[in-house]
RNA sequence: CGGGCCGGCCGGGCGACCGCGUGGAGGAGACUCCCCGAGGAAGGUCCGGGCUCCGCAGAGCAGGGUGGUGGGUAACACCCACCCGGGGUGACCCGCGGGACAGUGCCACAGAGAACAGACCGCCUCCCCCGUCGCGAGACGGGGGCGGCAAGGGUGAAACGGUGGAGCAAGAGACCACCAGCACGCCGGGUGACCGGCGUGGCUCGGCAAACCCCACCCGGAGCAAGACCAGACAGCGCACGACGGCUCCGGCCAGGAGGACUGCUCGUCCGAGUGCGCGGGUAGGUCGCUGGAGGCCGUCGGCAACGGCGGUCGUAGAUGGAUGGUCGCCCCACCGCCCGCGAGGGCGGAGGACAGAACCCGGCCUACAGGCCGGCCCGUUCG
Numbered sequence: 001c002g003g004g005c006c007g008g009c010c011g012g013g014c015g016a017c018c019g020c021g022u023g024g025a026g027g028a029g030a031c032u033c034c035c036c037g038a039g040g041a042a043g044g045u046c047c048g049g050g051c052u053c054c055g056c057a058g059a060g061c062a063g064g065g066u067g068g069u070g071g072g073u074a075a076c077a078c079c080c081a082c083c084c085g086g087g088g089u090g091a092c093c094c095g096c097g098g099g100a101c102a103g104u105g106c107c108a109c110a111g112a113g114a115a116c117a118g119a120c121c122g123c124c125u126c127c128c129c130c131g132u133c134g135c136g137a138g139a140c141g142g143g144g145g146c147g148g149c150a151a152g153g154g155u156g157a158a159a160c161g162g163u164g165g166a167g168c169a170a171g172a173g174a175c176c177a178c179c180a181g182c183a184c185g186c187c188g189g190g191u192g193a194c195c196g197g198c199g200u201g202g203c204u205c206g207g208c209a210a211a212c213c214c215c216a217c218c219c220g221g222a223g224c225a226a227g228a229c230c231a232g233a234c235a236g237c238g239c240a241c242g243a244c245g246g247c248u249c250c251g252g253c254c255a256g257g258a259g260g261a262c263u264g265c266u267c268g269u270c271c272g273a274g275u276g277c278g279c280g281g282g283u284a285g286g287u288c289g290c291u292g293g294a295g296g297c298c299g300u301c302g303g304c305a306a307c308g309g310c311g312g313u314c315g316u317a318g319a320u321g322g323a324u325g326g327u328c329g330c331c332c333c334a335c336c337g338c339c340c341g342c343g344a345g346g347g348c349g350g351a352g353g354a355c356a357g358a359a360c361c362c363g364g365c366c367u368a369c370a371g372g373c374c375g376g377c378c379c380g381u382u383c384g
Stems, first nucleotide, its partner, number of pairs: 001380010012331007020037002023034004039355001043366002046364005051223004058267004063219005068082005083097001084095004098214002103212002105208003120153002122149003126145008161179005180204001182201008227288004236279006245254003259271004295314008332353002335350006
């Protein structure tokens, strides 16, 4: 200098005028003045929690989620570190990463055959026929048939180990050596996932679990329209089911019970005199919840890190048809056109500065984003 990888950050500034919302002050009121007023994602609402209300005898079933290991955390499908597999020369990146000898199921198209496989081309023994050569035995070539084989070709995402040898009619892990892989045992390292080494074995046992399923662990339900309070409004009607039974010493006991509770279901337990369903009618105002929290920043200590301990310091959105905006001037940034300059650059004019926008609050993930800044690292080339 060129190309690339990773991480972090900003995301217009100043002024004037007009406008909107919370709060405060003044005023009888109209209104006036002052302070403050979105984000890195406030977004999608996909996870996890706080908070609120309901539930919380018991048992079983169903359902949902997570999925290498160790750690972090309030918790997580998040984060950190490591392992394994894959990609890259490398910095680094990617992985929905438990189990396929528990069972069931599936594997498109192509192909002979897709899982205790298979024979299209091919290779080979034998038999028959034909042709050529030969005196003949026979040899060679072609065709057909009963069989053998799975080496070579071919199909496919995937074809039941690889190389060499021995063997055979031709062949084959059928046999042998080495290699790869699998299972088991032992030794060593590591908290662990796992890694390394040695030995033995049958000779090789395909993939899919984001198919059912199995294993381990976790999970009550609904959500700020939660929930609490105040004020206010209204009109009932229809259908279905059930009770109004007995005894009594008047305390109760027994029988029968529609329906209801245990917020998925069943068993079971309990409550029970009115209940369930449908139609119709009314309201949709105010106050609280409402912003100080697993909070931000700085220092220090522990830890590779995520993060945690301690100390200091800061503290100003809370709307409810939903405020946080607009115009102008100057500056900044980059673009286009023209002009000046050898050039770096300068001048004038024009158009422009993203994505988006709190709604109970946090931790994440994912997605969107004009333009720009900073740091670390890798590869190549040249020079020293």